[in-house]
RNA sequence: GCAGCGGGACAGGUGAUCGCCGGUGAAGCCCGAGAAAUCGUGAUUCACGGGAGGAAAGUCCGAGCUCCGCAGGGCAGGGUGCCGGGUAACGCCCGGUGAGGGUGACCUCGAGGAAAGUGCAACAGAGAAAGACCGCCGCCGCGCCCGAGAGGGCCCGGCGGUAAGGGUGAAACGGCGGGGUAAGAGCCCACCGCGCCCUCGGUAACGAGGGUGGCAUGGCAAACCCCACCCGGAGCAAGGCCGCAUAGGGAGGCGACGCGGUGAUCUCGCGAGAGACGCCGCGAAAGGGCUGCUCGCCCGAGCCUCCGGGUUGGCUGCUGGAGGCGCGCAGCGAUGCGCGUCCUAGAGGAAUGAUCGCCGGCGCGGGCCGGGUGACCGACCCGCGCAACAGAACUCGGCUUACGUCCCCUGCGACC
RNA sequence: GCGGGGCUCGUUCUCUGGCGAGAUCGCCGGCUCGACAAGCCGGAUCAGGUGGGUUCGAUCCCCACGCCCCGCACCA
Numbered sequence: 001g002c003a004g005c006g007g008g009a010c011a012g013g014u015g016a017u018c019g020c021c022g023g024u025g026a027a028g029c030c031c032g033a034g035a036a037a038u039c040g041u042g043a044u045u046c047a048c049g050g051g052a053g054g055a056a057a058g059u060c061c062g063a064g065c066u067c068c069g070c071a072g073g074g075c076a077g078g079g080u081g082c083c084g085g086g087u088a089a090c091g092c093c094c095g096g097u098g099a100g101g102g103u104g105a106c107c108u109c110g111a112g113g114a115a116a117g118u119g120c121a122a123c124a125g126a127g128a129a130a131g132a133c134c135g136c137c138g139c140c141g142c143g144c145c146c147g148a149g150a151g152g153g154c155c156c157g158g159c160g161g162u163a164a165g166g167g168u169g170a171a172a173c174g175g176c177g178g179g180g181u182a183a184g185a186g187c188c189c190a191c192c193g194c195g196c197c198c199u200c201g202g203u204a205a206c207g208a209g210g211g212u213g214g215c216a217u218g219g220c221a222a223a224c225c226c227c228a229c230c231c232g233g234a235g236c237a238a239g240g241c242c243g244c245a246u247a248g249g250g251a252g253g254c255g256a257c258g259c260g261g262u263g264a265u266c267u268c269g270c271g272a273g274a275g276a277c278g279c280c281g282c283g284a285a286a287g288g289g290c291u292g293c294u295c296g297c298c299c300g301a302g303c304c305u306c307c308g309g310g311u312u313g314g315c316u317g318c319u320g321g322a323g324g325c326g327c328g329c330a331g332c333g334a335u336g337c338g339c340g341u342c343c344u345a346g347a348g349g350a351a352u353g354a355u356c357g358c359c360g361g362c363g364c365g366g367g368c369c370g371g372g373u374g375a376c377c378g379a380c381c382c383g384c385g386c387a388a389c390a391g392a393a394c395u396c397g398g399c400u401u402a403c404g405u406c407c408c409c410u411g412c413g414a415c416c
Numbered sequence: 417g418c419g420g421g422g423c424u425c426g427u428u429c430u431c432u433g434g435c436g437a438g439a440u441c442g443c444c445g446g447c448u449c450g451a452c453a454a455g456c457c458g459g460a461u462c463a464g465g466u467g468g469g470u471u472c473g474a475u476c477c478c479c480a481c482g483c484c485c486c487g488c489a490c491c492a
Stems, first nucleotide, its partner, number of pairs: 001412004006408005012359007020051002023048005029042001031040003053389001057400002060398005065235004077231005082096005097111001098109004112226002117224002119220002133166002135162007143154004174192002177189003193215001194213008239316004249307006258282006265276004287299004309491003323342008361386007369378003417488007426441001428439002434472001443459005465481005
């Protein structure tokens, strides 16, 4: 210098002038209440103190908080998926295992199960899960040739064996070598792979060693599915209090077979008791009509949804919290514990800014000085330029995305 | 702020993993007509938001990002 990798730090400082938004205090003013003292509300002025981020973003996960629902369990649905740990919790983080990638710093993994079942695999190919197209081999039949004969060879047809070879494909029924065989084949053997068993190490994932099976069991679960674990729903426009205004209009549904208590009542039972009925309470769920009664039907206060109507107000929730920083201890680490210290945006579509000066950072150009044989290094002065992504809206923990500069780290090259 | 849905020729839609993605309107060329419209015939560079992953193979399955659309106030 080029290329790259993970981690860390910062996100300019300061002064003047002019502004913006909350808070506290003071002053006078308008309006309202009151007999008055006084109180309340609003804007104004002054003083004091405060005012964005590492991502405030995307809203992708997890929680706090609030309301609704809820005995418990199950079904359905959704999510997660190597092992151990951390945490309020997580799909996050840390440590480890296995697989893969990179020369390296280091990185990636949705890495449970394919011998539970179902399904998929276009095209090509004989065959896509158990297959015979070519080839190889054997037997039989017809024919031909060689041969004195025994026999041998060849063509065609039929039957059978064979997964070694060719060929197809993304993928071909363990791989490779040797033996063996008519030809072949885990048929047999060595090594490797795979499954199972044992021993040892490890909390475990897993690793190492030994034995054994001869392969029966190819791939896909970000296909259905199976297994294990987790999950009630909605969200601060949640929710609570107050005020203003309106037609308390229209349509549809529900309108308890509910829960608890009680009784000089009725029925059943030998009885303990059970059922019915009445009354009271909870509850929005009270009652009424038709029929002789029951079943049943209808209306109905009220509740819910939609249409229509009104308002576009105030207070609260609202910021001190799983909070930051420093030190110590435990731990490889994430993190936890203890002590000290600091913490003042809270808001309505919503403020945190602008100009100038000085200082600092980086880059370029010029000048000058010092060191070195040299490549080059260091300091100073002047001028010009640049400074990213981006703006809290109930609050936290993560992830992801956007983005400037500097430092540490890795590889290569050139020069001294 | 919170929640939900969707991105396919110029437009509106179809396509649930298998060549070269199909249709409607529109566009272009021709025929017809005195001319235009309608009608008929033919054609096109017509197109899967972007990036990555799973898979032999992705418009389709998964993840991230981008863009677009819709809904949610209170009272009675």